[in-house]
């Protein structure tokens, strides 16, 4: 430097749920908690998929809903992409 993560050591992160606060909501932050994670470290939401709120328009008599469109948001622990790194084995 490259490949891999079966075993071990050290250390790390923290789902659901819950408490407080913020938000119309998706959800966020902090405390508790531990389902999992070998990059669940960092960047990226203008790669794809997903979620929330609102609006307009179209078809049926009307209303509502769904899909699609537009606007504003959310999420990186959905899959990709970029980048850095501990330990062990080869």
């Nucleotide at each position: 430097c490259c490949u891999a993560g079966a075993u071990a050591a050290a250390g790390g992160c923290a789902a659901a749920c819950u408490u407080a606060u913020g938000g119309c909501a998706a959800c966020a932050u902090a405390g508790g908690g531990a389902c999992g994670c070998a990059a669940a470290g960092c960047u990226c939401a203008a790669g794809g998929a997903u979620c929330u709120a609102g609006a307009a328009a179209u078809a049926a008599u009307a209303c509502a809903u769904a899909a699609g469109u537009c606007u504003a948001g959310a999420a990186a622990g959905c899959c990709a992409a970029g980048u850095u790194a501990c330990c062990u084995a080869g």

c-di-GMP-I riboswitch aptamer, 90 nucleotides, folded computationally.
Its mean pLDDT, the model's own confidence on a scale to 100, is 78.
It was read from a public genome assembly, where an Rfam model found it.
Its Rfam family is "c-di-GMP-I riboswitch aptamer". From the family's description: GEMM was predicted in a large-scale screen for bacterial structured RNA regulatory elements. On this family, see Weinberg et al., Nucleic Acids Res 2007: "Identification of 22 candidate structured RNAs in bacteria using the CMfinder comparative genomics pipeline".